[in-house]
This is a predicted structure of a 265-nucleotide part of an RNA (large-subunit ribosomal RNA, domain VI) from a Patescibacteria group bacterium. NCBI's taxonomy places the organism under Bacteria, Bacteria candidate phyla. Rfam family: Bacterial large subunit ribosomal RNA. The full RNA is in RNAcentral, with records from ENA.

Context: one part of a larger RNA
This record gives sequence, C1' cells and structure tokens, in this order.
RNA sequence: CGCUAGAAUCUUGAAGGGAGCUAACCUCAGUACGAGAGGACCAGGUUGGGGGAAUCCCUAGUGUGCCGGUUGUGACGUCAGUUGCAUCGCCGGGUAGCUACAUUCCCAAGGGAUAACCGCUGAAAGCAUCUAAGCGGGAAGCCUACCCCAAGAUGAGGAUUCAAUCUACCUUUAAGGUAGGAGAGACUCCUGGAAGAACACCAGGUUGAUCGGCAGGCAGUGGAAGCUCCGUAAGGAGUUAAGCUUACCUGUACGAAUUGGUCGA
Repeated sequence: CGCUAGAAUCUUGAAGGGAGCUAACCUCAGUACGAGAGGACCAGGUUGGGGGAAUCCCUAGUGUGCCGGUUGUGACGUCAGUUGCAUCGCCGGGUAGCUACAUUCCCAAGGGAUAACCGCUGAAAGCAUCUAAGCGGGAAGCCUACCCCAAGAUGAGGAUUCAAUCUACCUUUAAGGUAGGAGAGACUCCUGGAAGAACACCAGGUUGAUCGGCAGGCAGUGGAAGCUCCGUAAGGAGUUAAGCUUACCUGUACGAAUUGGUCGA
C1' cells in the first nucleotide's frame, strides 16, 4: 500500500514445511519343513540403539551481583573489625535462570489409489489365457492420517462485538466535492518482561501490583559482630540454628509509569 466504509477479538485451511529409522529377546514353537543336522512364515509382546520435541519436579553441571574458610600484601592512625589487589587470588558450598549426564513424550495405528507381482470371470482363437470389456489382492514408496506455519489464498475467506453515517457551503444533483465537528480504536511516550540484535511480541500505565523499595516466606551458607567465661597463647565455649543473603513466591501504592500529543470511517 492492497483486501472498496472504520476497528477489536476469535477463527477456516488452499498452498507449503516437518516427521517417516532400526536391532535384540520372549511367546507361537523346537511346531510347520527336514533322514538328520538344522529350523521358520504369520500373529502377539518386551527391552534397547539412533533421531526429535518439551520441561527443570528428581539427579547433575554452571551459577564473576549469595554465604563461608584461608594465603600474601596495601588501606581505614594502632588493636579488634572491615575492605582493595593478586585468574572470582585460591578453596568449600549454592538460589533463580540456562543446561544434560536428568525427566516425559513422539518417530504409531488406520483409510484410499497403485508398482513389480498374485488372482477371478473371460473372449478374440468351441480349448487355453490375470485382459481385450469387467472385477479383486498387493510395498518402508504415492495421496491422506500426525505436528508446524498459513487469507498478499490479489480467489485477499468466515464469525462475534464496538463505533459512525452530523453541520455548513458549492456544483456537473451524485453512493458528488470542499471545510469543520464527533468518534470505536490505534500509535507516540513511560514502567517492565521466562519476548528480544534493531524492530517486533507480551504484561501494565493511578478505575494501577508493571518495575523498584519495603515486609513476610522459600531457599542458600553454616554458628556474625560485640560482650562474658576458660586457656600463658594459638584457640575454645556461651549468648545463638546465629548473622548475612542476587535473579524466586506472596503481600503492600512508599518511589516511578504525570499531564498530554498524533492518526483515525
């Protein structure tokens, strides 16, 4: 920009894309077959391998904005206590998130038309013949079926709801033109996001829990500082499951989403 009056929400599915894998074992059955040795079809079941998707409850990894231990050195005048630098200094753990080594599911059944091939009926050609007329069966392949996308499918689809069709003037009197008003809704702007390169998308913008803060919780670390006691001291014990705590959950308008502007039949 189009979809022939403007929007919001929900959809149909033409077309396109994805997927399509495989092994072992058990039963049938030591049966059919075979002198024996050996050893099935068909049908049913179980467990793997490979590939894919989703998810983070469990397990595990990471987790440089969490907690703790510790070395050297510097700073805060000293002690104590903190803190900078040294790969996050090194080390032990670890929330959310992200992951796989984790968990769950799928790669299935069915239908249709067929290939090679197997048939029925059957003449030409009194026989025979699957074929000439006619009618069946038949593959991991084809069309479906399953998943995704999808009306720019210009053949531009459908449903529901919302709003408008007002005023003045002009003329070639029309579903006309010009100017103005109203207006569903959208955008801009702002607060943000398990959305994201930008854009987009999604949640919100005071009739508000969107972000921050605060409070409580979950969870992590693992017993803070100060003081008291014991010990010459290093250190230990008590106060004390203490102190601290990022991304998580719930709540709470304390701070910030103000007021506006633009488009729009």